Model confidence (mean pLDDT): 85 of 100. Large-subunit ribosomal RNA, domain I from Phosphitispora sp. TUW77, 549 nucleotides, folded computationally. Lineage of the source: Bacteria > Bacillati > Clostridia > Peptococcaceae > Phosphitispora.
[in-house]
Context: one part of a larger RNA
């Protein structure tokens, strides 16, 4: 020195564990904000670095309700306090709520600087301090008011729980790629996707036929299944890809414009009126309806709003039956014996595995306050039918046409239907649209105004449940001071790190040592569980030793 053996060190694999994650389901909630949000900065405890809570009234204040013996957060100890005159804790409502932030008196390099006006404290007077108020836009009202006479623009004041900003996904609208695929690539595809902007709601959007269908009929919209990878579209390549119908979920229908009548204002008017604007009545349809004229009816029904039994949510309460005997053990919940409850033998904890020890579970009960749903009651108001006439009305730069585009499964095609740009440009029931060029024909419908629950989508957030999900290199990046430490000018990137024991009983005291550390003693079931703490593999390092050289 090599190989082997024993013992130790280092190391942290493995096993076991779970405080944290992951996924799904159900329910709740689905908004917060100038009454200053979301998010922050700085403060705040007797001592206080971090986290949590809170805001100069600062780990808190008040009221009400619940609970009932302890309490002063994580977090022990010291000091000092609070509490049956009910603390702490839980719930509901309120008070306070610095500074920044939409940030809004002005400014600004966020958390800072500097003001005006009114009031107060203070001073001899200043200074200084405190309270209130002062951005912009919109709407309404009033006042004022140029060029320019009336007027208008503009200005000022007052009022408004008006707007502004935030928010995971879902939704609607306006814009809108490329990689890629086509085995290259240009039409095409990816895809109206990603992304950007605007807007809204708890859902959004859509929606009561100028719809489909096909000679039979259906009867707003939305969603699911099917039709169907069909009909079609397509450098007929790659690919794209319906609808009708049928079966289901849900179910709900309404209001205006106009004609006509009335009123007000105003302009023009030869004194009658006419036009325009606004308000009220009227009226809303496809067997066309309405106006208008006449006749009859006044009810059924609908129903704003108010009241409201009660339900649900936000604290909680009650809740059966073994501390049974023996044995092992440090410990009984284990084993044996004997008993009990069960609408409760879900689960967790307790020194090993507990229906009967604890928390619970089945079941039952509960709200002063706040939120929410609501049967029912009252009830403003709305509310009909027939006949006649053919005078009036029935949504215009619209429909439609041409050209150019977009969107429709549909790439210009025979290309309808829908939407936009430019130009042209109708009709009012003897009217007009659609039925995939167009014509005929049959049938259906009434555009150019508007509203509308449910079935549908989503889950940041709250509650509950479940898992042939993970178990610390896994599972979230994060079980720990985690979006922390750290890196980057910045946008941004982004870790590692869990386990003593049943209980600290966390080793009094003695010895060696400067200390670290160790040896006794003691605790403990165990210290080969001593905090660098469960188990403690291997590499690696040593001590001793056998063999070989």
């Nucleotide at each position: 020195a090599g190989c082997g053996u024993a013992c130790g060190g280092c190391g942290g694999a493995u096993g076991c564990c779970u405080a944290g994650g992951c996924g799904c389901c159900a329910g709740g909630a689905g908004c917060c904000g100038a009454g200053g949000a979301a998010g922050g900065a700085c403060g705040u405890a007797g001592a206080a670095a971090g986290c949590u809570g809170c805001g100069a009234a600062a780990a808190g204040c008040u009221a009400c309700g619940g609970u009932g013996a302890g309490c002063c957060g994580c977090a022990a100890g010291c000091a000092g306090g609070c509490a049956a005159c009910g603390a702490c804790c839980c719930g509901u409502a309120g008070a306070u709520a610095u500074c920044c932030g939409a940030a809004u008196g002005g400014g600004g390099c966020a958390a800072c600087c500097c003001g005006g006006c009114g009031g107060g404290a203070g001073u001899a007077a200043u200074a200084u301090c405190c309270c209130g108020u002062c951005a912009c836009c919109c709407u309404a009202u009033g006042c004022u008011g140029a060029a320019u006479a009336c007027a208008u623009a503009g200005g000022c004041a007052u009022a408004g729980a008006g707007g502004a900003g935030g928010c995971a996904a879902c939704c609607c609208g306006g814009g809108g790629a490329a990689c890629u695929g086509a085995a290259a690539c240009a039409u095409c595809u990816a895809a109206g996707u990603a992304c950007c902007c605007g807007g809204a709601g708890g859902a959004a959007a859509a929606g009561a036929a100028a719809a489909c269908a096909a000679c039979a009929g259906u009867g707003a919209u939305u969603c699911c299944g099917u039709a169907a990878g069909u009909a079609g579209c397509g450098g007929c390549g790659a690919g794209c890809g319906a609808a009708c119908g049928c079966g289901g979920a849900a179910g709900a229908g309404c209001c205006c414009a106009a004609a006509c009548c009335a009123g007000u204002a105003u302009a023009c008017u030869u004194a009658g009126g006419u036009g325009u604007a606004c308000u009220g009545g009227g009226g809303u349809a496809g067997c066309g309806g309405g106006a208008c004229u006449c006749u009859c009816a006044u009810a059924a029904g609908c129903g704003a709003a108010g009241c409201a039994a009660g339900g649900c949510u936000u604290a909680a309460u009650c809740g059966a039956a073994g501390a049974g005997g023996a044995c092992u053990g440090g410990a009984a919940a284990g084993u044996c014996c004997c008993g009990g409850c069960a609408c409760a033998g879900a689960a967790g904890g307790u020194a090993a595995u507990a229906c009967c020890c604890c928390u619970g579970u089945a079941g039952a009960u509960g709200a002063a306050a706040a939120g929410u749903c609501a049967a029912g009651c009252u009830a403003a108001g709305c509310g009909g039918a027939g006949a006649g006439u053919a005078u009036c009305c029935c949504a215009a730069g619209u429909a439609c046409c041409a050209c150019g585009g977009g969107a429709c499964a549909c790439g210009u095609g025979a290309a309808a239907c829908c939407c936009c740009g430019u130009g042209g440009g109708a009709a009012u029931c003897u009217g007009g649209g659609a039925g995939g060029a167009c014509c005929a024909c049959c049938u259906c419908c009434u555009a150019a105004g508007g509203c509308u629950a449910a079935a549908u989508a989503c889950u940041a957030c709250c509650u509950g449940g479940c898992g042939a999900c993970c178990g610390a290199u896994a599972g979230u990046g994060a079980a720990c001071a985690a979006g922390u430490a750290c890196c980057g000018u910045g946008a941004g990137g982004g870790a590692a790190a869990g386990g003593u024991g049943a209980a600290a009983a966390g080793c009094a005291c003695c010895c060696c040592g400067g200390g670290a550390g160790g040896g006794g003693a003691g605790u403990g079931a165990a210290a080969a569980a001593g905090a660098a703490c469960c188990u403690g593999a291997a590499a690696c390092c040593g001590u001793a030793u056998g063999c070989u050289u």